[in-house]
């Protein structure tokens, strides 16, 4: 540097749902919760999906849909 994640250690994140809050909305954030996750860390660059509009395309959302970029823990090879 690359490949792999069966077992182990220390841990990490947190779906649905509920409460609060922001937003027209998709949805975001905080608390509870825990379905899952080895990048479920980060980035809307390409595609997909979702929302709004004056339907021209614009403006947004989703990184837990996939690809790509980038950083990284443990163990094995």
């Nucleotide at each position: 540097a690359c490949c792999u994640g069966a077992a182990a250690a220390g841990g990490g994140c947190a779906a649905a749902c509920c409460c609060g809050u922001c937003g027209c909305g998709a949805g975001g954030c905080g608390g509870g919760g825990g379905c899952g996750c080895a990048a479920a860390g980060c980035c809307a660059c390409g595609g997909g999906c979702c929302u709004g509009c004056u339907u021209g395309g614009c403006a947004g959302g989703u990184a837990g849909c996939c690809g790509g970029g980038u950083u990284g823990c443990c163990a094995g090879g």
Overview
A computed fold for a 77-nucleotide RNA from Acetothermia bacterium UBA3574, annotated as c-di-GMP-I riboswitch aptamer. The prediction has a mean pLDDT of 88. Its Rfam family is "c-di-GMP-I riboswitch aptamer". Gene Ontology term of the family: cyclic-di-GMP binding.